[in-house]
RNA sequence: CCGUGCUAGACGGGGAGCUAGCGGUGUCCUGUACCCGCAAUCCGCUAUAGCGGGGUUGAAUUCCUGCUCGAGGUCGCGCUCCCACAGGGUCUGUCUCCGGUUGAUAGCGUUGAAGGUUUGGUCCUGCGCGGCGAAGCGCCGCGAACCCCGUCAGGUCUGGAAAGAAGCAGCGGUAAACGGUUCGCUUCGGGCGCCGCAGGGUUACCGGAUCUGAGCUAUCUCUCGGCGGUAAGCCUGUGACCGAGAUCGACAGCAGGUGCACGG
Numbered sequence: 001c002c003g004u005g006c007u008a009g010a011c012g013g014g015g016a017g018c019u020a021g022c023g024g025u026g027u028c029c030u031g032u033a034c035c036c037g038c039a040a041u042c043c044g045c046u047a048u049a050g051c052g053g054g055g056u057u058g059a060a061u062u063c064c065u066g067c068u069c070g071a072g073g074u075c076g077c078g079c080u081c082c083c084a085c086a087g088g089g090u091c092u093g094u095c096u097c098c099g100g101u102u103g104a105u106a107g108c109g110u111u112g113a114a115g116g117u118u119u120g121g122u123c124c125u126g127c128g129c130g131g132c133g134a135a136g137c138g139c140c141g142c143g144a145a146c147c148c149c150g151u152c153a154g155g156u157c158u159g160g161a162a163a164g165a166a167g168c169a170g171c172g173g174u175a176a177a178c179g180g181u182u183c184g185c186u187u188c189g190g191g192c193g194c195c196g197c198a199g200g201g202u203u204a205c206c207g208g209a210u211c212u213g214a215g216c217u218a219u220c221u222c223u224c225g226g227c228g229g230u231a232a233g234c235c236u237g238u239g240a241c242c243g244a245g246a247u248c249g250a251c252a253g254c255a256g257g258u259g260c261a262c263g264g
Stems, first nucleotide, its partner, number of pairs: 001264006009057003012030004020046005034054005063257006072248004077243002083239006091233002093230003097226004103220006115211008123200006129193002132189006138181004148173004156165003
């Protein structure tokens, strides 16, 4: 130096979290790097820090160490502007409404604007009247085989006779019940009434009388103010993005280190 066979080792790593601490299951970032069982109310260990069982590879480009690079995570801090969310409502803005100002347009107005005084109506309550509705009375009709009335044919009874008595049917009239009612009377009822009287009320609207004597109303514009709403600007807070720092750090790159046996 080569060949064969073994062993150490390797068969992923890392962050946060959990933990006295170390690993794992779970989760996140890398990346492709065996299998089975256990495991978040956890599972198994003890600074030699997963436990138990099996398999592949194996001294090297694959194992170990150092340096460089640096994905990504965590922690403290900063954060003018921009972005998102939440809250506030002094100021600027904006919107509805109300009250004034300015200039136009239109309409009404000396056949009297606006305003003042006065008196009525609309409004409320009570009473009256009327009407509507209901009920009752009244009126009309019908209505009793017999236990309602009148008249009672026939027949029955009393009588010597004359006459008399009770009385069914029929006829007439009625009671209860039933039916009708344009008109009449009584009682009750009501968010019925261009009705009458009285009282109340009087902010508003409409009307009459009277005083006074020239404006009044609507729309638009100009401008000022008020209540309210809104929250674009504004203020506050939180977060995101971003910045620097600290910490851990995969993958990758470079350099170095590292067994045993046999044979040639």